[in-house]
RNA sequence: AAAGGCGGUUGGGCGGCCGCGGGGGUUUACCCCUGAGGAAAGUCCGGGCUUUUUGAAAGACGGAUAGCGGCUAACUGCCGCCGAAGGCGACUUCAGGACGAGUGCAACAGAAACAGACCGCCGGCAAUGCCCGGUAAGGGUGGAAAGGCGCGGUAAGAGCGCACCUCCGUGCACGGAAACGCGCGCGGGCUGUAAACUCUAUCCGAAGCAACAACGGAAGCUGCGCUUGCGCAAAAGACAAUCUUUCAUGUGCUUCCCAAUGGCUUGAGGCACGCGGCGACGCGUGUCCCAGAUAGAUGGCCGCCAUCCGCGCUUUUGCGCGGAUACAGAACCCGGCUUACAGACCGCCUUUUAUU
RNA sequence: GCGGGUGUAGUUCAAUGGCAGAACACUAGCUUCCCAAGCUAGAUACGUGGGUUCGAUUCCCAUCACCCGCUCCA
Numbered sequence: 001a002a003a004g005g006c007g008g009u010u011g012g013g014c015g016g017c018c019g020c021g022g023g024g025g026u027u028u029a030c031c032c033c034u035g036a037g038g039a040a041a042g043u044c045c046g047g048g049c050u051u052u053u054u055g056a057a058a059g060a061c062g063g064a065u066a067g068c069g070g071c072u073a074a075c076u077g078c079c080g081c082c083g084a085a086g087g088c089g090a091c092u093u094c095a096g097g098a099c100g101a102g103u104g105c106a107a108c109a110g111a112a113a114c115a116g117a118c119c120g121c122c123g124g125c126a127a128u129g130c131c132c133g134g135u136a137a138g139g140g141u142g143g144a145a146a147g148g149c150g151c152g153g154u155a156a157g158a159g160c161g162c163a164c165c166u167c168c169g170u171g172c173a174c175g176g177a178a179a180c181g182c183g184c185g186c187g188g189g190c191u192g193u194a195a196a197c198u199c200u201a202u203c204c205g206a207a208g209c210a211a212c213a214a215c216g217g218a219a220g221c222u223g224c225g226c227u228u229g230c231g232c233a234a235a236a237g238a239c240a241a242u243c244u245u246u247c248a249u250g251u252g253c254u255u256c257c258c259a260a261u262g263g264c265u266u267g268a269g270g271c272a273c274g275c276g277g278c279g280a281c282g283c284g285u286g287u288c289c290c291a292g293a294u295a296g297a298u299g300g301c302c303g304c305c306a307u308c309c310g311c312g313c314u315u316u317u318g319c320g321c322g323g324a325u326a327c328a329g330a331a332c333c334c335g336g337c338u339u340a341c342a343g344a345c346c347g348c349c350u351u352u353u354a355u356u
Numbered sequence: 357g358c359g360g361g362u363g364u365a366g367u368u369c370a371a372u373g374g375c376a377g378a379a380c381a382c383u384a385g386c387u388u389c390c391c392a393a394g395c396u397a398g399a400u401a402c403g404u405g406g407g408u409u410c411g412a413u414u415c416c417c418a419u420c421a422c423c424c425g426c427u428c429c430a
Base pairs, nucleotide, nucleotide: 001352002351003350004349005348006347007346008345009344010343012305013304014303015302016301017300018299020035021034022033023032024031025030037327041338042337044336045335046334047333048332049208050207051206052205055247056246057245058244059243060242062204063203064202065201066200067081068080069079070078071077082096083094084093085092086091097199098198102197103196104193105192106191118139119138120135121134122133123132124131125129147165148164150162151161152160166189167188168187169186170185171184172183174181175180212262213261216257217256218255219254220253221252222233223232224231225230226229238251239250240249269288270287271286272285273284274283275282276281306325307324308323309322310321311320312319313318357426358425359424360423361422362421363420366380367379368378369377374410382398383397384396385395386394403419404418405417406416407415
């Protein structure tokens, strides 16, 4: 210098006028403070919170996850490592348990898709054949054809036997916290598919702030009490965290109207520094308070500057004019994931070439 | 805001992981003096991007578009 890999930051700035949501001060008209995001989005996961009876026992159905260890409130997330695949490399990707339990499927082609004889090879004959039997080494089909190769062996052949290699399972020894790696021994070579049913291991109630809480009015029903139009909800029945069974426990039931208050923003919170850890992250100290609406505010105009583009002038520097500056936008709150994003900037690393 | 569902020809719907079909509509031809009807032939699609698989409309993930339901009951 060229070509790449990985990670991160920012998301225009200043001033003036008018306007909007929230809070406060004074007082009926003004003043002060404050007011979107890294994704506020998709609603894909996990929690907090709330209600449902967070009640006990047994069984069934259903759902989720899948190498090992760690982090975390929790997770399908994150970090580190192992294994496999890709890349010269930096690095990237993985839904990465089990088809040696059972079942299903594998179109077309092919003889055959799990235990197979079409051609070929070999043997046999009361029969010479569209016959009987043996054979998976060769041909051909397919995404996939019964480990590879050599020697022996045989009528021809075959892990049929042996050596080496490779794959799977398993035992022992060593290294490691583990996944696993490595070495030796033994057994085996019988396809693929579980994002097919299934099996194994672990875990799991449901609904969601339009949840819900507290405060009203009207009508009707069940039962009891009487003061006969008011009070109460004991008993009975009914109902009650998927379904079934058993037990315990709790609650009066139904319909309509109105829509103000709380929930509502101080929180697994932000920032800075220090310490521990490879890291995710944890601990300590200091400091800060940072939207809270309910048809839903956060906007509009003007000027200057910044960046980029076009045109004109100019020898160039530059000047003038015009245009553009993304994705998007809170609604109970957090932790992740995924997706969208004009432009600008930073750090680390790899390969090749050249120079020193 | 929350929850649920659906995407296949122009329209309405089918299809067990193995060549994507039907009806109506459209185009051309035949028929007719012309039109309609009828007959014959033809064109047209799995919302998009990845993955699993020999093979995907179908299975899985992401994304886009559309549709439906839910408003406090004291």
Two RNAs folded together computationally: RNase P RNA and transfer RNA, 430 nucleotides in total. Its mean pLDDT, the model's own confidence on a scale to 100, is 76. Rfam match: Bacterial RNase P class A. By type it is a ribozyme.